[in-house]
RNA sequence: CACGGCUCGGUGGGAGAGAUCCCGCCCAGGGGCGCCGAAGGGGCAACCACCCCCGGAAACUCUCAGGCAGAAGGACCGCCGGGCCGGC
Numbered sequence: 001c002a003c004g005g006c007u008c009g010g011u012g013g014g015a016g017a018g019a020u021c022c023c024g025c026c027c028a029g030g031g032g033c034g035c036c037g038a039a040g041g042g043g044c045a046a047c048c049a050c051c052c053c054c055g056g057a058a059a060c061u062c063u064c065a066g067g068c069a070g071a072a073g074g075a076c077c078g079c080c081g082g083g084c085c086g087g088c
Stems, first nucleotide, its partner, number of pairs: 001087001003086011018033001020032004034068003040064001041062003047056002
């Protein structure tokens, strides 16, 4: 340093799929059928890294978990600021 990566805080954006049925007076809770894929988790793998060993790895896939009005949550992306590591 108008460079890169990771991470934390703030902030803006951010999809999909029954406001489904039954039990329960209601609520809580439980169950049935249909569905979604973007918390988390599992699987395959291009690829990356490594002398070896030990590894990393998708928005693909499964649907365990989660979700299917709104709200909330939300992978991920932008901006601002802090920290760490690296580069020049």